[in-house]
RNA sequence: CUCUUAUCUAGAGUGGCGGAGGGACUGGCCCGAUGAAGCCCGGCAACCAGCUAUGACUAGCAUAGCAAGGUGCCAAUUCCUGCAAAGCACCAUGCUUUGAUAGAUGAGAG
Repeated sequence: CUCUUAUCUAGAGUGGCGGAGGGACUGGCCCGAUGAAGCCCGGCAACCAGCUAUGACUAGCAUAGCAAGGUGCCAAUUCCUGCAAAGCACCAUGCUUUGAUAGAUGAGAG
């Protein structure tokens, strides 16, 4: 980098260093010198691994719980949006819902 699969409306700081950007991209709309990114500390959560119980059992699997080793995450629903369909409204423009696409993260494979 590509493929498969699961999840994405919950949760998480009055800290230290730092010193102007950040929210993936488009169009918006926002955050930011009352301090952005990044680093450290702190925290949240429970995908994988681990432990326990139960079920069925060959391995392994499913469910529930514990715990916190490997990741992840800590403004706004993935901030909204983009493509398609349906409904509503309509001069134009728009509103709602669903699905797809894109993206993020975990696990597995190449």
The RNA shown here (SAM riboswitch aptamer (S box leader)) has 110 nucleotides and comes from Salipaludibacillus keqinensis. The model forms 97% of the base pairs in the Rfam consensus. It matches the Rfam family "SAM riboswitch aptamer (S box leader)". Rfam links the family to the GO term regulation of gene expression.